RNA sequence: GGAGUGGUCCAGGCGAUCGCUGGCGGGCAUUUUUUGCCCGCGAGAGGAAAGUCCGAGCUCCAUAGGGGCAGGGUGCCGGGUAACGCCCGGUGGGGGUGACCCCAAGGAAAGUGCCACAGAAAAUAUACCGCCCCGUCUCGGCGGGGUAAGGGUGAAAUGGUGCGGUAAGAGCGCACCGGGGUCGCGGUAACGAGGCUCGCUUGGUAAACCCCACCUGGAGCAAGGCUAAACAGGGAGCAGCCGUCCAUAUUUAUAUGGACAGCGCGAGUUGCCCGCUCGAGUCUCCCGGGUGAGCCGCACGAGGCGGCUGGUAACGGUCGUCCUAGAUGAAUGAUCGUCGUCCUGGUUCGGGUGACCGAGCCGGGAAACAGAACUCGGCUUAUGGGCCGCUCUGACA
Numbered sequence: 001g002g003a004g005u006g007g008u009c010c011a012g013g014c015g016a017u018c019g020c021u022g023g024c025g026g027g028c029a030u031u032u033u034u035u036g037c038c039c040g041c042g043a044g045a046g047g048a049a050a051g052u053c054c055g056a057g058c059u060c061c062a063u064a065g066g067g068g069c070a071g072g073g074u075g076c077c078g079g080g081u082a083a084c085g086c087c088c089g090g091u092g093g094g095g096g097u098g099a100c101c102c103c104a105a106g107g108a109a110a111g112u113g114c115c116a117c118a119g120a121a122a123a124u125a126u127a128c129c130g131c132c133c134c135g136u137c138u139c140g141g142c143g144g145g146g147u148a149a150g151g152g153u154g155a156a157a158u159g160g161u162g163c164g165g166u167a168a169g170a171g172c173g174c175a176c177c178g179g180g181g182u183c184g185c186g187g188u189a190a191c192g193a194g195g196c197u198c199g200c201u202u203g204g205u206a207a208a209c210c211c212c213a214c215c216u217g218g219a220g221c222a223a224g225g226c227u228a229a230a231c232a233g234g235g236a237g238c239a240g241c242c243g244u245c246c247a248u249a250u251u252u253a254u255a256u257g258g259a260c261a262g263c264g265c266g267a268g269u270u271g272c273c274c275g276c277u278c279g280a281g282u283c284u285c286c287c288g289g290g291u292g293a294g295c296c297g298c299a300c301g302a303g304g305c306g307g308c309u310g311g312u313a314a315c316g317g318u319c320g321u322c323c324u325a326g327a328u329g330a331a332u333g334a335u336c337g338u339c340g341u342c343c344u345g346g347u348u349c350g351g352g353u354g355a356c357c358g359a360g361c362c363g364g365g366a367a368a369c370a371g372a373a374c375u376c377g378g379c380u381u382a383u384g385g386g387c388c389g390c391u392c393u394g395a396c397a
Stems, first nucleotide, its partner, number of pairs: 001393010012339007020044002023041007046369001050380002053378005058220004066274004071216005076090005091105001092103004106211002111209002113205003128151002130147008159177006178200001179198005185192002224296004233287005238281001240263002243260008265279005303322008341366011
C1' cells in the first nucleotide's frame, strides 16, 4: 500500500434576524370563570421517530395467576430480564488460509405421505453392462443359476478403506474408521474423552402431516372516562315451571305481593363447551336522525447521566445528580454571516528530468436516510461519515 473482519462514536459547530407549537410570569380588554391581544423568560424529533414483526406496561371485557377442546407459537445447554421468538456465555455442526461468520440445532426404531429427471432398482423389493459356474449347439450366442466387488444413472444406491477368503463375490472372517448398546470418569448441563460389547438389521425428508415437551383469553389510546352542544323518532327483547319462607286479604285453603333456591330461556364473556355475571333497568340490540367541540388518559419512567461495586458477559446492586417535545389538516422551520469537512476552476511559490505532489490566495459548488402521535424492551430494514482493534497479503529495509 491492497483486500478483509469485528467494535464504537457522531449525525456539522457558533452567532444574528424573522416565524411555528406548547409551558410559566406580567400587562390590557371582556362579567370573576373564560376568551382575545401584547411583552418577557426558558423548552422543542431519531438512530433508526420507519416496518408494525415479537415481548410488556396501561385500559375495557369477569377476577384473565378459572377448567377442557380446537387453534397458534417456541424447540441444543446454562444464565440475564418485567417479559420475549431478544441478549450473553458455552456445546455440537457448517463455511473461510485467517481475523471471524452462519445454524428453525427435539423425534425418521409410533404411524402416514413424498422422493422430479435419469436409472435395473428410490426402500422391503431389484440386476442394464459386467464377473463366475453349469448345460447346449451351428463356437459365440442361447438357456438356467450364483454375485453385487467393478462400470453406468442420480441430489441420494442398502456402512468406508485394506488384507484374507472365494468359481466369482459378499461383515463371509480379521484390523482400523464409522454406527448401535452398555459401564464408570470429567462437566451444573448440552456434551467430551475412554473401556467393554454387538458384524451392523430399518436411505433421505418433520419451515410434509404427525408425535413429544413447554408457552399462549380477546380487543386495543379511534383503549377507556368525563363535560358540553345538537336532533325526530321508530322497531325488537327480557318467555315460563316447581319448591320453601314471610306479609296481607278473607270464603281456612285459596288469591295477591315480596324474598330465596332449583330447572329452563335470553344477553355478555371477540372460535366452541363448561363455568361465571346480568335480566323491567330511565337496560340491551337494530334502523333512522343529530353532533363531529372540549377536558382527562398524556409525559416521573422497567427514565437519563456520572461514580463505586458484584459478574467472563448479558446484566445486577448502591450512592449522587438531572427533569428533557406533546402537536391533532398535525409545531419542531427559513434566511444571512462565519468556521470546519469534501469536490472543483484559476493563479503564485516549493519539490521532481517528468507524469505529478504539497502549501498559500481568489472564486464556484456539495453534505445522507428520514419526521414523534399512549409509553417502554427488542428485532428487521434504510442511510452519510469518523475513530479503534484484529487478520491475510504485495513491495522495501